Record summary:
Model confidence (mean pLDDT): 81 of 100. This is a predicted structure of a 74-nucleotide RNA (transfer RNA) from a Tissierellia bacterium. Rfam family: tRNA. Its family is annotated with triplet codon-amino acid adaptor activity in the Gene Ontology. Rfam's curators write: Transfer RNA (tRNA) molecules are approximately 80 nucleotides in length. NCBI's taxonomy places the organism under Bacteria, Bacillati, Bacillota, Tissierellia.
[in-house]
């Protein structure tokens, strides 16, 4: 330099050929249970989906550029 893959909650990940509110596990907070802790049960907070722009009535999803990481080739 060329090509490909990945990027979504603090962490690990899902998201079904674009559709009505973006979810799970774990962690965190509150309450219950306990003499206390852990376990367990109930509830809650936390994201504008790496960034910018475009297509569309509608984008996490499609397109372009770009950033970071990884891999292959040169």
């Nucleotide at each position: 330099g060329u090509u490909g893959a990945u990027a979504u909650a603090g962490c690990u990940c899902a998201g079904u050929u674009g559709g009505u509110u973006a979810g799970a596990g774990u962690g965190c907070c509150u309450g219950g249970u306990u003499g206390a802790c852990a376990u367990c049960c109930a509830g809650g907070a936390g994201g504008u989906c790496g960034g910018u722009g475009g297509u569309u009535c509608g984008a996490g999803u499609c397109c372009a550029c770009u950033u970071a990481u990884c891999a292959a080739c040169a």